[in-house]
Molecule: small-subunit ribosomal RNA
Organism: Blattella germanica
RNA sequence: AGAGUUUGAUCCUGGCUCAGGACGAACGCUGUCGGCGCGCCUAACACAUGCAAGUCGAACGAAGAGCCAUUUUUGAAGUUUUCGGAUGGAAGAGAUGGUUUCUUAGUGGCGGACGGGUGAGUAACGCGUGAGUAACCUGCCUUUCAGAGGGGGAUAACGUCUGGAAACGGACGCUAAUACCGCAUAACGUAUCGACGUCACAUGGCGAUGAUACCAAAGGAGUAAUCCGCUGAAAGAUGGACUCGCGUCCAAUUAGCUAGUUGGUGGGGUAACGGCCCACCAAGGCGACGAUUGGUAGCCGGACUGAGAGGUUGAUCGGCCACAUUGGGACUGAGACACGGCCCAGACUCCUACGGGAGGCAGCAGUGGGGAAUAUUGCACAAUGGGGGAAACCCUGAUGCAGCGACGCCGAGUGAGGGAAGAAGGUUUUCGGAUUGUAAACCUCUGUCCUUGGUGAAGAUAAUGACGGUAGCCAAGGAGGAAGCUACGGCUAACUACGUGCCAGCAGCCGCGGUAAUACGUAGGUAGCAAGCGUUGUCCGGAAUUACUGGGUGUAAAGGGAGCGUAGGCGGGAAUGCAAGUUGAAUGUUAAAUCUAUGGGCUCAACCCAUAGCCGCGUUCAAAACUGCAUUUCUUGAGUGAAGUAGAGGCAAGCGGAAUUCCUAGUGUAGCGGUGAAAUGCGUAAAUAUUAGGAGGAACACCAGUGGCGAAGGCGGCUUGCUGGGCUUUAACUGACGCUGAGGCUCGAAAGCGUGGGUAGCAAACAGGAUUAGAUACCCUGGUAGUCCACGCUGUAAACGAUGAAUACUAGGUGUAGGGGUCGAUAGGCUUCCGUGCCGGAGUUAACACAAUAAGUAAUCCACCUGGGGAGUACGGCCGCAAGGUUGAAACUCAAAGGAAUUGACGGGGGCCCGCACAAGCAGUGGAUUAUGUGGUUUAAUUCGAAGCAACGCGAAGAACCUUACCAGGUCUUGACAUCCUUUGACCGCCUGAGAGAUCAGGUUUCCCUUCGGGGCAAAGAGACAGGUGGUGCAUGGUUGUCGUCAGCUCGUGUCGUGAGAUGUUGGGUUAAGUCCCGCAACGAGCGCAACCCUUAUCGUUAGUUACUACGCAAGAGGACUCUAGCGGGACUGCCGUUGACAAAACGGAGGAAGGUGGGGAUGACGUCAAAUCAUCAUGCCCCUUAUGACCUGGGCUACACCUGUCUCUUAUACACAUCUAGAUGUGUAUAAGAGACAGCCCCAAAAGCCGUCCCAGUUCGGAUCGUAGGCUGCAACCCGCCUGCGUGAAGUCGGAAUUGCUAGUAAUCGCGGAUCAGCAUGCCGCGGUGAAUACGUUCCCGGGCCUUGUACACACCGCCCGUCACACCACGAGAGUUGGCAACACCCGAAGCCGAUAGUCUAACCGCAAGGAGGACGUCGUCGAAGGUGGGGUUGAUGAUUGGGGUGAAGUCGUAACAAGGUAGCCGUAUCGGAAGGUGCGGCUG
Repeated sequence: AGAGUUUGAUCCUGGCUCAGGACGAACGCUGUCGGCGCGCCUAACACAUGCAAGUCGAACGAAGAGCCAUUUUUGAAGUUUUCGGAUGGAAGAGAUGGUUUCUUAGUGGCGGACGGGUGAGUAACGCGUGAGUAACCUGCCUUUCAGAGGGGGAUAACGUCUGGAAACGGACGCUAAUACCGCAUAACGUAUCGACGUCACAUGGCGAUGAUACCAAAGGAGUAAUCCGCUGAAAGAUGGACUCGCGUCCAAUUAGCUAGUUGGUGGGGUAACGGCCCACCAAGGCGACGAUUGGUAGCCGGACUGAGAGGUUGAUCGGCCACAUUGGGACUGAGACACGGCCCAGACUCCUACGGGAGGCAGCAGUGGGGAAUAUUGCACAAUGGGGGAAACCCUGAUGCAGCGACGCCGAGUGAGGGAAGAAGGUUUUCGGAUUGUAAACCUCUGUCCUUGGUGAAGAUAAUGACGGUAGCCAAGGAGGAAGCUACGGCUAACUACGUGCCAGCAGCCGCGGUAAUACGUAGGUAGCAAGCGUUGUCCGGAAUUACUGGGUGUAAAGGGAGCGUAGGCGGGAAUGCAAGUUGAAUGUUAAAUCUAUGGGCUCAACCCAUAGCCGCGUUCAAAACUGCAUUUCUUGAGUGAAGUAGAGGCAAGCGGAAUUCCUAGUGUAGCGGUGAAAUGCGUAAAUAUUAGGAGGAACACCAGUGGCGAAGGCGGCUUGCUGGGCUUUAACUGACGCUGAGGCUCGAAAGCGUGGGUAGCAAACAGGAUUAGAUACCCUGGUAGUCCACGCUGUAAACGAUGAAUACUAGGUGUAGGGGUCGAUAGGCUUCCGUGCCGGAGUUAACACAAUAAGUAAUCCACCUGGGGAGUACGGCCGCAAGGUUGAAACUCAAAGGAAUUGACGGGGGCCCGCACAAGCAGUGGAUUAUGUGGUUUAAUUCGAAGCAACGCGAAGAACCUUACCAGGUCUUGACAUCCUUUGACCGCCUGAGAGAUCAGGUUUCCCUUCGGGGCAAAGAGACAGGUGGUGCAUGGUUGUCGUCAGCUCGUGUCGUGAGAUGUUGGGUUAAGUCCCGCAACGAGCGCAACCCUUAUCGUUAGUUACUACGCAAGAGGACUCUAGCGGGACUGCCGUUGACAAAACGGAGGAAGGUGGGGAUGACGUCAAAUCAUCAUGCCCCUUAUGACCUGGGCUACACCUGUCUCUUAUACACAUCUAGAUGUGUAUAAGAGACAGCCCCAAAAGCCGUCCCAGUUCGGAUCGUAGGCUGCAACCCGCCUGCGUGAAGUCGGAAUUGCUAGUAAUCGCGGAUCAGCAUGCCGCGGUGAAUACGUUCCCGGGCCUUGUACACACCGCCCGUCACACCACGAGAGUUGGCAACACCCGAAGCCGAUAGUCUAACCGCAAGGAGGACGUCGUCGAAGGUGGGGUUGAUGAUUGGGGUGAAGUCGUAACAAGGUAGCCGUAUCGGAAGGUGCGGCUG
C1' cells in the first nucleotide's frame, strides 16, 4: 500500500466482499513447562450453609472463674503402733475478705455513613472541565487561648411474680457511671442596639469597640511524675454541601410546553442560598441556537482502531454518581434518610400450638436457574491498610497468598552434530523413474525443561512468614516424558492420485459439482502458524462509502416549477479609537495509574520502578495587520432624477375579415362520403356540388425570423384606455442603502373540481363499421363531458438548458435584435453597451461534450444526493369539496442497478452493389398408381446412424442364406482372431451314425524343412491375455458438410484515443474480385482473389500403328485428311475510335478458331454451426469377461389405420419379346507366341427423328392389381429375387394453398454404358443424339457484401422483455376486535412518619411551703402522604376471521406493452376506459 466482483471487451459511477489489528469472549481439534495478568457481558432471578463489624473492664454496676489469706468440714499416701489408734497433712467441699488475674449479658463511649458489591435507575449541574460561596457544615487529627465549682433525680443489669408455642414481653422492687438534669462562672461565642477603620461584587465581609441578654464541663489509670479523656472559643487540615460558564446520544412521522408555573412582598424551614414550602400580588417563563415528548444509556481518566482528523467503547485499575427484594418514611448521629439499623405497605420464602412471628448474598465462597459462556463452600492476618483500645491485643472473605481455566500477553522446550545402500514402507508413474528424504535406522554428544537427593532465601531495622521446604543453587540420572491445527481455483503462500457424478457436499466474494473436479470426500505431498491452530460474534481500518482534514449534483443518485422577502450567513474604498475574535509571552490547573521519551530492577521479555512531557480550561501582560464594534468620510456597488428607445409584457372595453358548421331560398340529379380495401353514415322527403342571404361560436393564415417581451408558467388580427419591467445616453442627487435567503407569502401549462353561462369546430367516455386468432386498439362514421367566458378551488408536468442565484476574471471568429459614438456621407467601415445563436483555443470532463450565455478560474449564500428493488409505497401529520398533493420510512430481497463510449450482431432504419434472388420464359412438383427413403405405430426383433436450408433413391457401388451389427432357440469358455510358455506329433481330408445345424461318437490315414542349434504347421494344458458394430463425436485425431468460390480475414511499424479500440481496410471512380487507379497519418506485408494445373475449342511440329486413298485385286507405295499423344504457337484490352480526371477502366470496331477471367474442372482464406462421424479407421476414459465375447439354425431389417420427401407415368414411338442363337477383353480345356503393357478394333451405335395407322374416348390412352404357363441365378426364391407369354385392365381427363430447377450446346427430350453384383436398378456415376424460349429491369421476396444510423441484444431477434391470472413460501400494511406493558391525569381510600393542633390519660429532676405550674410522654384530630381502587384518554407491543399490495421460486396460463421507425415513435403530468400488459383525449419534452 491494495485486491476480487456489473461488460464480448473498455473507462467511469457505485454498492457488496476480502487481506490488518483488537476482545472479560464462546465453539471445534489438539495440548509439555514457567512468569505476569484476567475470569456471570445473560436473570438488579431466587437463595441452603459458613464467614464478611466490631471493640473498650484504664467509663459503670453486676455476675462468674482463677489466685491469695482466714476459717469450717471431710481427710489420701507415708510414718508409727499397745492394732484401739496416733501422727501427717496432699486433695476435695463450704463460708468470709482481698485481688496490677481472666471472662462478659447489660448501661455507657467510639465505630457501624469507611472498606467491599452492582450498574437497575438517571439525558441530569448526574458526569467532565474551569470558576464561585462576601450563602455553608465538618467527629476523629494538628496548633493556640480559656476552663472543669457545687449539687440532684432516675434507669438497665439483677431479684420476685407473671403472659406467650415462639419471637418477645409485662408488673413490682433494688443499683452505678465519662448515662441524664438544674445552678454557678464565661468570651475573641450567639442575638439585638450604637458607632470607627478597612475591603468588596448588589445583599455585605474583616478588624477593633460600648451596652444588654443567653449558653459549658467528667472523669479514668498510676505511689508519683504524668498520661488518656471532658467543656467553650479561634485557626489549620481533611471530608462534604450549594451555585454558575462551557461540553455531554438518537428521533421533528415529538412544535408548541408551563399554575408553584416565572417574578415580587412577607413568613416558615435548612448547615446554607433558593418556590425548597406557605399566604398574598403581578402575568410571566422556556422554545426552530430544538423547548416539550418518546427511545436508548451510569459519566470520566482511559481502552481498541486509525497516518491523522476521527470512529467505536467505558471489563479489570483509579475518580465521581446511583442503588441495596419493590415502594414510601423518618429516627439516631459530626456525617445516613443508612447493603449485613428501624417503621409501614406490596410480592415472595420459611417457622407456627393458627393466636402470631422470622428473612433479604448487586459482601467472600457456594447452590439452583438462565445461558454459547465465566473459578474454591481454600490458607493467613506474616505484609499493606482499616475499626476499637493507654496498651497488650481483638476484629477485618479489605488485603496478602494458594487452587481451577491455554482466557490473554511474554518466555523456554520437544534435542545437537555426523550419516546414501538415497533402505523398507507409503504415494505416483510415460514403468525408465520421481518423491517422502539426511528424513529414519546407525554412530558420537548435550542436559534447558524433567526425575531423585542435598542446600536454601529476600519479602522483617528486635520478635512474628499464610505463601513455602517456594524461588534460587549443588550433585546424579537418562534422548529418555513433551506437536498439533488450518489451508493448498483466484483474491492468497501452497498439487497430484483415487472415490463421487448438479448426487453427496463446499462457499468470505467471484463461484465449484451433470464420468477425466488442483474448488466435494480420502490419501500422499506442499504451504502457513505453532502450544496452539481454525471457526463464529463484535468494533475500528481498508471506506475519500457522510468527504473538517477529504466528495459530489448537464447525461451515473442529486438544482427547489418560478419570484418576492423574514431570521440567519456573507459583504466596496479611506481615517481614527476599542480590543470580542486573532497572535505572542508568563502563570495556575490538567489527581494517580495509562501513553510517549530517557534511565533503572526481575537471567531476557511480559511485568515493575523513577524522572520529564501530555493539544483543554482559567488568570495576567503585550501587539493591532486581518475580522468585529464605534465614529467620521468617499463614490466605483446599489438606488433616484433627466433625455431618448424597442417590444405577441399584463388587464379591460370595442371593432374586423377569411374559414368550418347550421338555417332559408334558387340551380341541379344520383349519388356523396370514407379507406390499404371496405363498411357503418348521409341522400329521390332532392343530398354532395354550386349561387345568394342569414345565425352563431371559436381561432386569428400571410407578415413569422434558433426574431421580440416576460421571474417562471407563458404571450401573436386591429383600435383605445389603464399599467409593470428592460435597454441606451447623461452624471444632477443619496452615500454601501448590497448579495443570498431556512421558514413564510405570491404566481404557477394541461387535465381535473364547484356555481352560473356558452357550445361552431374538435373530441376522452360511449355506439356502430372494419381489421384481427382475438382487437376492450391503431383506421372509418357518429358522439357526451371537456375545450370557450365569469368567479372560486387544485398546485402538479420530460414545470428541461434535465445546468440554483448574484459577482469578478480568462484567446478568437461569424450571424442576428435594440440603442449610443465616430469616419464617411448612397453604400459602408471602426468602436461601445445590452440581449440572442453557431464555430472554436486554453482549461475542464468518465466520455459525450462545455467553452465569456462555462460544465473554465476564484470567493458568497441557498437547495439536494449517498447501491438496486421494496417505494415516492405504508403509517402518522398538514393541505384539498373530491381527485389527490406534500412530508416520508421499515421488514424483506439482490450482487449488482447505472452513465459514456467501443467492437459486433440485429432492425417490418437509410444509401450503394451482387446472385436463376425476383421479374421475363421453359419444364415441373403439390392431385393418381407404383417404387424407394423417413417418421409413427406394431413386433420376440422390426440392428444402428443421419434431423431446417446443410436428414429423408442419405451411410447402402446393390438385406433370400451370408452380409447382420437385431430377435428366438441350441452350443463354447485362453476362446472364431494375436503373442509368449510347456508337452505332443499330428491336423486336414475321407467314410458311417445321431442332430435343424453348430457339434458329438466311431472308423480310416498319419507330419514337413533343417546348417541338427532349430524352424514351420497342428493339437492338448496353465496363465498372462484375447475379444466387444458396448458407452461417450459434449474427452479426441483424421475426414466431411455449410455459410461460400462469398470477397473478405489479418499482421508489423507509425499515428490518434485514459482505455476497449481506431487508422491502414474509410472516401472519389472502377471491377467478377480489398481487381486496379487517384486521394488520404499512414507506410508496408501476409492468408484469400487472379494467374500457374487438368480438360475442351484452333494451328504448327514430332512420333505412331491402324485406318484411309490413287493404282483392277493382292503385294507394294503415298503420308495431304481422320485419329492417337508429346512438344510448341495463340488472347495481352495488344491495335483503332469514343467516354473518363491526362488514371484505372468502360463502350464500339478491326483482325482472329477463340475477345475482354473464351467454356468446364480441380482449387474452398480467418472463421461459424460443442454441425456430422467412436458403426470406415485410429484413440483417451468408462463398462462386459462361462458374456455386452464366439459358433450355428430359423426369423427379422421387406410388418402397416396413417403422414411426408423423392422417383416414375400421364396418347403418336402399338407389333416382332424372354429363353435361345451369334458375338464378345466372358468361362473352361489344349496348343503356340510375347519380358510385359497399351490407343486405334469390337460391344456400338441406339432412340428420338422421318413415313404411315389410330381421331378425342377412360380410348389402339394408362398400365396398377390379380390368375396362369414358363425361364434364369443360386445349397435354397414360402416369408423375400429378376424376366417372358397369355389373360385381367384399377386410379388417373393436367392437379388447391403452396413450391422447385434452368440463361446455351443450357433447359427440355432421347437412348447407351459402367461400378456394386451368383441373381436383382424407376437409384447413383458417366456418355453422347436432337435441341429451344426469355432477361424491360432491380420496386418487391430470399441470401450475401460495403458504408451509415438506432439498440435496453452479446447464448447476439429463434435476442431481450412487461403485466394480469394459477401454485408454493416469506416479511409487511389494514382489520370487528382480543390481550399485555409504560408514562401521565382526575377522583376515592389512606399505612408508617415528620410537622401542626389538642389537655383525654400519665408524669422523677426545675419553680413553688402547698395547691399547682413549666416541660414531657401516650392518646385523639388535621395537612401532606406510598401501595391500592375507579375512570376516560394517550402511547407502545403481541395476537386476530378476513383482506391488500410487495418479494422470491419453478420448464405453468393469457397476451406482446417496451428495446430497431419494436412494426400506432417513446416518455411526463392529468382525466377516463379496459382480463392484463395497456388504449384514448388534452398540454408538454426529445432522452